[in-house]
RNA sequence: GCCUGGGUAGUAUAGCCAGGUCUAGUAUCGGCGGCUGUCGCCCGCCGGACCCGGGUUCAAAUCCCGGCCCAGGCGCCA
Numbered sequence: 001g002c003c004u005g006g007g008u009a010g011u012a013u014a015g016c017c018a019g020g021u022c023u024a025g026u027a028u029c030g031g032c033g034g035c036u037g038u039c040g041c042c043c044g045c046c047g048g049a050c051c052c053g054g055g056u057u058c059a060a061a062u063c064c065c066g067g068c069c070c071a072g073g074c075g076c077c078a
Base pairs, nucleotide, nucleotide: 001074002073003072004071005070006069007068010028011027012026013025020058029047030046031045032044033043034042051067052066053065054064055063
């Protein structure tokens, strides 16, 4: 340098193909409450995220373009 896959709360992931009940789900995490003799488990409520910029569209996590980062493969090293 080229190719492929990926980037979503503090962490791990689903959703992306086929745009719309997604002001983004689940688990975990943090806070509060219930339960319990206490702690834990369990139950309920609350909090927190779509890598960055642009485009298309009534509408973008999702489609398109560029960039950044991670992983793997191939190549180059006069």